[in-house]
RNA sequence: GAGGCAGGCUGGAACGUCGCCGGCUAUGCUUACGUAAGUGAGUCGUAGCGGGAGGAAAGUCCGGGCUCCGUAGAGCACGACGCCGGGUAACCCCCGGACCCGGAUACGGGAUAGAAAGUGCCGCAGAAACGAUACCGCCCUCAAUCUCUGCGGAAGUUGGGGGUAAGGGUGAAAUGGUGAGGUAAGAGCUCACCGGCGAUGAGGCAACUCAUCGUGCUGAGGCAAACCUCGUCGGGAGCAAGGCCAAGCAGUGGGUGAGUUGCUCGCUCUUUAGCCCGCGGGUAGGUCGCUAGAGUCGGCCGGAGACGGCCGACGUAGAGAGAUGACGUUUUCGGCUGGUUUGGGUUACGACCCGAUCGGCCGUACAGAACCCGGCUUACAGGCCUGCUUCGCUC
RNA sequence: GCGACCGUCGUAUAAUGGUUAUUACCCCAGCCUUCCAAGCUGGUGAUGUCGGUUCGAUUCCGAUCGGUCGCU
Numbered sequence: 001g002a003g004g005c006a007g008g009c010u011g012g013a014a015c016g017u018c019g020c021c022g023g024c025u026a027u028g029c030u031u032a033c034g035u036a037a038g039u040g041a042g043u044c045g046u047a048g049c050g051g052g053a054g055g056a057a058a059g060u061c062c063g064g065g066c067u068c069c070g071u072a073g074a075g076c077a078c079g080a081c082g083c084c085g086g087g088u089a090a091c092c093c094c095c096g097g098a099c100c101c102g103g104a105u106a107c108g109g110g111a112u113a114g115a116a117a118g119u120g121c122c123g124c125a126g127a128a129a130c131g132a133u134a135c136c137g138c139c140c141u142c143a144a145u146c147u148c149u150g151c152g153g154a155a156g157u158u159g160g161g162g163g164u165a166a167g168g169g170u171g172a173a174a175u176g177g178u179g180a181g182g183u184a185a186g187a188g189c190u191c192a193c194c195g196g197c198g199a200u201g202a203g204g205c206a207a208c209u210c211a212u213c214g215u216g217c218u219g220a221g222g223c224a225a226a227c228c229u230c231g232u233c234g235g236g237a238g239c240a241a242g243g244c245c246a247a248g249c250a251g252u253g254g255g256u257g258a259g260u261u262g263c264u265c266g267c268u269c270u271u272u273a274g275c276c277c278g279c280g281g282g283u284a285g286g287u288c289g290c291u292a293g294a295g296u297c298g299g300c301c302g303g304a305g306a307c308g309g310c311c312g313a314c315g316u317a318g319a320g321a322g323a324u325g326a327c328g329u330u331u332u333c334g335g336c337u338g339g340u341u342u343g344g345g346u347u348a349c350g351a352c353c354c355g356a357u358c359g360g361c362c363g364u365a366c367a368g369a370a371c372c373c374g375g376c377u378u379a380c381a382g383g384c385c386u387g388c389u390u391c392g393c394u395c
Numbered sequence: 396g397c398g399a400c401c402g403u404c405g406u407a408u409a410a411u412g413g414u415u416a417u418u419a420c421c422c423c424a425g426c427c428u429u430c431c432a433a434g435c436u437g438g439u440g441a442u443g444u445c446g447g448u449u450c451g452a453u454u455c456c457g458a459u460c461g462g463u464c465g466c467u
Base pairs, nucleotide, nucleotide: 001391002390003389004388005387006386007385008384009383010382012331013330014329015328016327017326018325020052021051023049024048025047026046027045028044029042030041031040032039033038054366058377059376061375062374063373064372065371066238067237068236069235073265074264075263076262078234079233080232081231082230083097084096085095086094087093098112099110100109101108102107113229114228118227119226120223121222122221135168136167137164138163139162140161141160142159143158144157145156147154148153176194177193178192179191180190181189195217196215197214198213199212200211201210202209203208242288243287244286245285251279252278253277254276255275256274257269258268259267295314296313297312298311299310300309301308302307333363334362335361336360337359338358339357340356341355343354344353345352346351396466397465398464399463400462401461402460405420406419407418413450422438423437424436425435426434443459444458445457446456447455
């Protein structure tokens, strides 16, 4: 200098004008009570002060808080998850580690339990796809035939019987691999090394790793993001939850016991009830929940880290068809373009490139809280920072 | 807010994890006809996107994009 990997931050600024949604204060108007002074209320108005979106507020994919459900108990079903240890309120999350895969490296990815419970699947090709076997080949043997002959035999062809799994061929995958011995030819048949399995020892909390010994490997392949088995977890519904206040109304026909998704048992309530369906009637309001919470920031301590503990400071949106906006000026940043240039570089002497400076035009992303948190995932113009790694050049 | 389902040529559809993804209409070319239509023959053209599992994915799993429906 070029490329790459990992992590973090930011997500324009100032002023002016006109607006929007809450809060507090003052005041006007209306209204209630009261003889009055006054007190209270208001989906009404004015003025002042102060506040007003995000890193994802999004998708709603997980986990929780909170609230309610005449119980939340048991079993089955169903669903989710699945290496080990830790963190956490909890998790399909995070941290650290093990193993496997990818990359030259930094590093990245992994639903990574069980195929030795059972069932199922493995198209085409191939002899054969888990039941057991053999297409070509190799070897032995028998018969026929034919050639040669030194008459003892030898070679070939065809057919029958048997051995083999070395080699060829098929496939994603062929019953451990390589080499040597061995054999009629071969074969874990035997041996060495590697792999597998088992035992013991050492290290580690563990996953697992290392070493030694044994075992010939017929308890023999793959798929569980196929059914399944094992283990862990899960009661249901969701702020339109739910509580209170106010206003209004009219019941009636049919079915059925009901208890917040399935089935059985248990438990509770009920029999003019309740629940479901249909017809008919009424309402379309207020208020709480509602933002002080697993809170934010700073410091110290513990820990390898996720995270935890202690101390201090802060007050930071809360609508209800849903506010947080629009315009103008200046400016930051980026791009394009026109001039100037005492700067630097190249040159074919025409000029060109980089920089500095003065203007013009354009752009400035993704996106918008709705009960609240912890995560994940996805979207995102541009800018900045840190660490690591590879290559090239120079010293 | 809660829940269920779907995505395949231009259109409508089929496909147990297994050859080159089926069929009809449309489109294109040729034949036939004086020409057109009809008819005959042939052809082009698709699994929403990105990953994963698997020897192999339209199918199974995850994420994402788009659409439809139901309850409140």
Two RNAs folded together computationally: RNase P RNA and transfer RNA, 467 nucleotides in total. Rfam match: Bacterial RNase P class A. It is annotated as a ribozyme. Model confidence (mean pLDDT): 77 of 100.